Model confidence (mean pLDDT): 82 of 100. Predicted 3D model of a 75-nucleotide RNA (transfer RNA) from Stieleria magnilauensis. RNAcentral records the identical sequence in 2 taxa. Its Rfam family is "tRNA". The RNAcentral record of the sequence draws on ENA.
């Protein structure tokens, strides 16, 4: 230096043009326990999608650059 590829809640990951962004673990209350973990229940909060640009009536989703990780590769 090239090439694939991933980027989305605290964490793991789904959604790939229009639906109210969702699970799952995590957090919070509560029961249980001498306490803690684990387990039972019940409610709610948390991310507008790495960043800038382009297409469209509409972009998290599709195009280009960039920025970060990983993995090949060539030096």
């Nucleotide at each position: 230096c090239g090439g694939c590829g991933u980027g989305u809640a605290g964490c793991u990951c789904a959604g790939g043009g229009g639906u109210g962004a969702g699970a799952g673990c995590g957090g919070c209350g509560u029961c249980c326990u001498u306490a803690u973990a684990a387990g039972g229940c019940g409610a709610c909060a948390g991310a507008g999608c790495g960043c800038g640009g382009g297409u469209u009536c509409a972009a998290u989703u599709c195009c280009c650059g960039c920025c970060a990780c990983g993995c090949c590769g060539a030096c």